[in-house]
RNA sequence: GCUUGCAACAACCCCGUGGAUGGGGGCUUGCCUGGAGUCUUCGGCAUCAGCGCCGAUUCGCUUCAGGAACGCCAGUGCAUCCUCUGCAAGC
Numbered sequence: 001g002c003u004u005g006c007a008a009c010a011a012c013c014c015c016g017u018g019g020a021u022g023g024g025g026g027c028u029u030g031c032c033u034g035g036a037g038u039c040u041u042c043g044g045c046a047u048c049a050g051c052g053c054c055g056a057u058u059c060g061c062u063u064c065a066g067g068a069a070c071g072c073c074a075g076u077g078c079a080u081c082c083u084c085u086g087c088a089a090g091c
Base pairs, nucleotide, nucleotide: 001091002090003089004088005087006086007085013077014075016084018082019081020080021079022078023076025073026072027071031067032066033065034064035063036062037061038060041056042055043054044053045052
């Protein structure tokens, strides 16, 4: 120097360092879906008129519920790979 195997150290055990890819988990400012409220407009009913009642409608706003990743989180006790530390053996 190369190859192979291993992890003593650890707040039970397991877990040496850093990283990559795939998979899993969690979160929801923004995003998507739905509900409710409010607002705009229109129609109808009623009325002397106004107030009022009913229905529809679109944009915005508020709020509630749900969903998911392109986002974020992590001792991800899943897999594979790279890298470095240490120990042992072989060449």
NadA riboswitch from an Acidobacteriaceae bacterium, 91 nucleotides, folded computationally. Its mean pLDDT, the model's own confidence on a scale to 100, is 76. Its Rfam family is "nadA riboswitch". On this family, see Chen et al., Nucleic Acids Res 2020: "Structural distinctions between NAD+ riboswitch domains 1 and 2 determine differential folding and ligand binding". NCBI's taxonomy places the organism under Bacteria, Pseudomonadati, Acidobacteriota, Terriglobia, Acidobacteriaceae.